RNA sequence: CGUGCUGCUGCGGGAGAGCGCCGGCAUCGCCGGCCGCCGAAGGCGCAACUCGCUCGGAAUCGCUCAGGCAAAUGGACCGUAGCAGCAGG
Numbered sequence: 001c002g003u004g005c006u007g008c009u010g011c012g013g014g015a016g017a018g019c020g021c022c023g024g025c026a027u028c029g030c031c032g033g034c035c036g037c038c039g040a041a042g043g044c045g046c047a048a049c050u051c052g053c054u055c056g057g058a059a060u061c062g063c064u065c066a067g068g069c070a071a072a073u074g075g076a077c078c079g080u081a082g083c084a085g086c087a088g089g
Base pairs, nucleotide, nucleotide: 001088003087004086005085006084007083008082009081010080011079012078013077018035020034021033022032023031024030025029036069037068038067042065043063044062045061049057050056
């Protein structure tokens, strides 16, 4: 310099699936039990992919422990702004 990457924060967008039943409580909700479902917090697994190859890394694929199934909250990921760090010129 403000080019790239990473992390954090703010703002905007953001899917899927029962407003399920029963009981309790301090009743816009929480807890426990019973089934039925979802995958895009997290986690786990395969290994698509990545690396010239190996080592390594590793999914939006799979599982559904966790989480979720009106709204709210959350939400991978995308965009944008700021800060910090690491590279680069």